[in-house]
Context: one part of a larger RNA
Molecule: small-subunit ribosomal RNA, 5' domain
Organism: uncultured prokaryote
RNA sequence: GAAUGAACGCUGGCGGCGUGCUUAACACAUGCAAGUCGAGCGAGAAAGUUUCCUUCGGGGAGCGAGUAAAGCGGCGAACGGGUGAGUAACACGUGGGCAAUCUGCCCAGAAGCGGGGGAUAACCUAGGGAAACUUGGGCUAAUACCGCAUACGUCUUCGAGGCUCUGGUCUCGAAGGGAAAGCUGGCCACUACAUGUAAGCUGGCACUUCUGGAGGAGCCCGCGUUCGAUUAGCUUGAUGGUGGGGUAAUGGCCCACCAUGGCGACGAUCGAUAGCCGGCCUGAGAGGGCGAUCGGCCACACUGGGACUGAGACACGGCCCAGACUCCUACGGGAGGCAGCAGUGGGGAAUAUUGGACAAUGGGGGAAACCCUGAUCCAGCAACGCCGCGUGGAGGACGAAGGCCUUCGGGUCGUAAACUCCUGUCAGGUGGGACGAAAAGGCGCAGGUCAAUAGCCUGUGUUCAUGACGGUACCACCAGAGGAAGCCCCGGCUAACUCCGUGCCAGCAGCCGCGGUAAUACGGAGGGGGCUAGCGUUAUUC
Numbered sequence: 001g002a003a004u005g006a007a008c009g010c011u012g013g014c015g016g017c018g019u020g021c022u023u024a025a026c027a028c029a030u031g032c033a034a035g036u037c038g039a040g041c042g043a044g045a046a047a048g049u050u051u052c053c054u055u056c057g058g059g060g061a062g063c064g065a066g067u068a069a070a071g072c073g074g075c076g077a078a079c080g081g082g083u084g085a086g087u088a089a090c091a092c093g094u095g096g097g098c099a100a101u102c103u104g105c106c107c108a109g110a111a112g113c114g115g116g117g118g119a120u121a122a123c124c125u126a127g128g129g130a131a132a133c134u135u136g137g138g139c140u141a142a143u144a145c146c147g148c149a150u151a152c153g154u155c156u157u158c159g160a161g162g163c164u165c166u167g168g169u170c171u172c173g174a175a176g177g178g179a180a181a182g183c184u185g186g187c188c189a190c191u192a193c194a195u196g197u198a199a200g201c202u203g204g205c206a207c208u209u210c211u212g213g214a215g216g217a218g219c220c221c222g223c224g225u226u227c228g229a230u231u232a233g234c235u236u237g238a239u240g241g242u243g244g245g246g247u248a249a250u251g252g253c254c255c256a257c258c259a260u261g262g263c264g265a266c267g268a269u270c271g272a273u274a275g276c277c278g279g280c281c282u283g284a285g286a287g288g289g290c291g292a293u294c295g296g297c298c299a300c301a302c303u304g305g306g307a308c309u310g311a312g313a314c315a316c317g318g319c320c321c322a323g324a325c326u327c328c329u330a331c332g333g334g335a336g337g338c339a340g341c342a343g344u345g346g347g348g349a350a351u352a353u354u355g356g357a358c359a360a361u362g363g364g365g366g367a368a369a370c371c372c373u374g375a376u377c378c379a380g381c382a383a384c385g386c387c388g389c390g391u392g393g394a395g396g397a398c399g400a401a402g403g404c405c406u407u408c409g410g411g412u413c414g415u416a417a418a419c420u421c422c423u424g425u426c427a428g429g430u431g432g433g434a435c436g437a438a439a440a441g442g443c444g445c446a447g448g449u450c451a452a453u454a455g456c457c458u459g460u461g462u463u464c465a466u467g468a469c470g471g472u473a474c475c476a477c478c479a480g481a482g483g484a485a486g487c488c489c490c491g492g493c494u495a496a497c498u499c500c501g502u503g504c505c506a507g508c509a510g511c512c513g514c515g516g517u518a519a520u521a522c523g524g525a526g527g528g529g530g531c532u533a534g535c536g537u538u539a540u541u542c
């Protein structure tokens, strides 16, 4: 000099864009943060209101409403969001390998979707319990569950052959195994009944099997990746083999048996520290330091362990066990997990609102309407940072008053002020007032599907609705210099000097050093220098 997620002191007008627990991965009150589908299924309220009856207590019917709340089922909940504890490791980066692999939703292609069965929640009912919850009996549905049929592909075993070469791929043959589910619109040319309807036809969404793709994931390898030798030896599933188990898959991953290996001064082992990277800071560069925000990967979710479900988890707002802690209890037993967004206590030099909206972008569900979304978009707080703007402009004296200095002549603050003439940024007031919003929906036209001028899909024209921010940005007008400057320094380094006070005192100080009676170094004043809504100090890096 540059820099910072900064803090502290003094000071502080406005705006834009960013950033904001670096410490206790300490403990958490409260609210919200993951739901959705009635076009998968069976059931199904109430308040209120209308009306009828009434013994005036009430009862029935309609609407509310096939709504609410709940249940079965499907998809999602493995994403998104947080944190950096652990990890020196194939964790990460980079480049490769998988002939050793998996992949829901999505895309392309091929083939199918036949016929049956038995349950169970909800509900009713009888209990147990303080509660959390739970047991028995009875009824019922499905795209829930289970057989059967069929099998273009496919899977397993065996055989033959081609190309290949770790368990790859293609062709042929044999044996064996394995599927499915419906829902919703439209139509009457075909079929059946026959004004029309559906078991018929047809569209959409689902479902099953297979091939390929896209995106995602898993495993393996080369190289790179902090400090300590005042850590020198380490290792028994250890190193390898055979056979098996397990996995989507290779492998001591696990197991039985066999062999005795494997690593290490090119630093094993042990200890300490640490998430890694794109990048960020500095520097002419080489290098050094760092890894906040944003993006990629990893790990974790009170602590430790475990599996279940599932395409995917060994699962932050799932389950089980153990532990610590907190809470409830009728003492028998239960409930909980903010390193999600706010917020609280605590720790600390120190870090924000218990805000608004789903309008946009994105995500989940749904055919859609739509619902959910503390992701996100916004607003609030903070000079924490960067950038921009303002606090006025021009004129104005041989130069007011006042302060300070003085050699008493004067000098200086100083065109500074007053005064005159202007301007109108920002703030203030009044009025107007956005972009971000075109998708979706309605209507028309064209094309595709189709028997079809239904329906559905696509394109196009037109029309209509939708804004948290926000009456914000922006624009116009009104008024009037009015409301808006401080901080540090002045001995040398280092730009900037005099007076007074003090008297090795009080004090200053980054280094050298100042102060013991004329201190440009302490304190005050006048003057000056520097930066400026900031200026200094401290800490840290280069």
Stems, first nucleotide, its partner, number of pairs: 001542004006538005013389006019382002021347001026345003030342003035075003040072002048063006082300003092224007101217003106213007114148001116146002123138006154177010182205006191198003226272003233263003238260008275297004279290004302323005325336004353379001355378003361375001362373004392422004402413004426483001428478005436469001441463009486531005491512003497526005507514002